[in-house]
Molecule: FMN riboswitch aptamer (RFN element)
Organism: Chloroflexota bacterium
RNA sequence: ACGUGCCUUCGGGGCAGGGUGAUCCCGGCGCCAGCGCCGGGCAAUUCCCGACCGGCGGUAAGGCCCACGGCCAAGCCCGCGAGCCGGCCAACACCGGCUGAUCCGGUGCAAGUCCGGAGCCGACGGUACAGUCCGGAAGGGAGAAGGCGCCG
Repeated sequence: ACGUGCCUUCGGGGCAGGGUGAUCCCGGCGCCAGCGCCGGGCAAUUCCCGACCGGCGGUAAGGCCCACGGCCAAGCCCGCGAGCCGGCCAACACCGGCUGAUCCGGUGCAAGUCCGGAGCCGACGGUACAGUCCGGAAGGGAGAAGGCGCCG
């Protein structure tokens, strides 16, 4: 160095600006007396226009460098995490299932990754319908860095 055990720390971003608007509130009128109609007011980071955001590991025809080699580079390519459902459990853990989204053109031997353009996606509960607000959460977490020990 590699492997392995324990510990510590770290470990997610985001509605600028505008529009609409009642079941709420106020007033008036009507009557079958708690509803209807009319007028006014307030209410959306949720609706509409528009704006903004992108966890972790891998891969990389790109970029950078001190060029042996090293470093950086994907929301929608592969995988993981969070979330939901079920099993088991005193509980944690563990096991099973579910779980989002990309095309077109260019270059080229080759593009899922490069260049250009146009799109698309985002758990659960709350609330006027939420990727962005509030909440579970001072939680969990893929993993990252470091320390100590063990093995040869």